RNA sequence: AUAAAAAAAACGGGAGAGACUAUUAAUUUAUAGCGCCGAAGGAGCAACCACCCCGGAAACUCUCAGGCAAAAGGACCGUAAGAA
Numbered sequence: 001a002u003a004a005a006a007a008a009a010a011c012g013g014g015a016g017a018g019a020c021u022a023u024u025a026a027u028u029u030a031u032a033g034c035g036c037c038g039a040a041g042g043a044g045c046a047a048c049c050a051c052c053c054c055g056g057a058a059a060c061u062c063u064c065a066g067g068c069a070a071a072a073g074g075a076c077c078g079u080a081a082g083a084a
Stems, first nucleotide, its partner, number of pairs: 010079004018034001020033004035068003041064001042062003048056002
């Protein structure tokens, strides 16, 4: 003098699907029933990658979980200046 990458946090953006029915509670509840959604998580198949052994793999599929007014959450994407 001068960076890069990864992880976490922060900020911003962020879809889908019944404000359903019955009973119950009483500020935001609980139970049951039917109908739905996929982008927390999880599982499955697989192109592909790797291979001494152990394997790694999706935004596809499933819907256990989660969700179906708002709120919350949310895969994924973006993110500067200054100081030391």